[in-house]
Annotation
Predicted 3D model of a 384-nucleotide RNA (Bacterial RNase P class A) from a Phycisphaerae bacterium. Taxonomically the source falls in Phycisphaerae (Bacteria, Pseudomonadati, Planctomycetota). The sequence is in RNAcentral, with records from ENA. Model confidence (mean pLDDT): 76 of 100.

RNA sequence: AGAGUGGGCCAGGCGGCCGCUGGACGCUUUGGGCGUUCGGAGGAAAGUCCGAGCUCCAUAGGACACGGUGGUGGAUAACGUCCACCGGGGGCGACCCCAGGGAAAGUGCCACAGAAAAUACACAGCCUAAGUUCGCCGUGGCGGACCGGCAAUGGUGAAAAGGCGAGGUAAGAGCUCACCGCAUCGGCCGUGAGGUCGGUGGCUCGGCAAACCCCACCGGGAGCAAGGUCAAAUAAGGGACCAGGAUCUACUCCGCCGGUGUAGUCCGCACCGCUAUGAGUCCCGGGUAGACCGCAGGAGCCGGCCCGCAAGAGUCGGCCUAGAUAAAUGGCUGCCUCUGCCUUCAGGGUGGAAACAGAACUCGGCUUACGGCCCGCUCUCCUU
Repeated sequence: AGAGUGGGCCAGGCGGCCGCUGGACGCUUUGGGCGUUCGGAGGAAAGUCCGAGCUCCAUAGGACACGGUGGUGGAUAACGUCCACCGGGGGCGACCCCAGGGAAAGUGCCACAGAAAAUACACAGCCUAAGUUCGCCGUGGCGGACCGGCAAUGGUGAAAAGGCGAGGUAAGAGCUCACCGCAUCGGCCGUGAGGUCGGUGGCUCGGCAAACCCCACCGGGAGCAAGGUCAAAUAAGGGACCAGGAUCUACUCCGCCGGUGUAGUCCGCACCGCUAUGAGUCCCGGGUAGACCGCAGGAGCCGGCCCGCAAGAGUCGGCCUAGAUAAAUGGCUGCCUCUGCCUUCAGGGUGGAAACAGAACUCGGCUUACGGCCCGCUCUCCUU
């Protein structure tokens, strides 16, 4: 210098002016408005994919079904997350990846190619030792045919029935042996997954379970438009009131109240009404509009000490950090800082401030999107 790998941090800073939104205080004409002051998006607020808190509903217990998870140990409120380790795989390496239980419980699938894809098979080939037989020659050989033997070699495939070497054989073959692998038994080490050493077995068992399935463990449902409080309006329903008196107890009379007329007003008079099985008044009830709570002090953040390899745990101290509801968090501008271009190299001119992206009950994760800076480590090349 180039290529790569792991991790951390930031998301322009300080002002001015004009707005939006919330809290507190003050004023007010209480519906609200005004003023002062303080606060006002993210690392992913996103996808809504997992796990929880919280709320309501359901729920004796168990089983089936359905869904999820799947090495071991730990962390945690919990998890499919995280940490450490084990095993396997990739990379020269730093480092990265793995749904990583069971394929001798059963079922199913394995394209194309290939003889054969799981009751193994025999395409090209290899072998004629044994058996039958033919020919030739000096009765023992040579050559051929039949009957057969083989799976080492080639070829196909993602995958071909342990691998590799030696012995062995007619040729071969775990047929035999060493090493490796596999299975199994035991010793030692480890909490464990597992590791290691030794013995035994000639090998029985192809792959696929993010195919059905089996095993173990986990799982009730719906979600803040949850749910609750206050409460204009409407209905159901409930209560109180709707003067009083008389006696012949009634479709009665007097009176009260209301209406109409007489004559503008009052009195008087006349007529009508005065409903209770009511379209009456008031109150309760109910809960729509609306307001409020839920809703911002929490599995909270920062720092010290301490335990732990770590994820994290404990303890002490400090801090308070958005809360809208058609939905606020913005616009313009000055300087600084960084940076592109031009000119010149003291400097000057001019432009840019970015990418992904916007809270909606709240947390813990995962995933996805994306600009920049810094640090550790690895490999290669060059220079000294």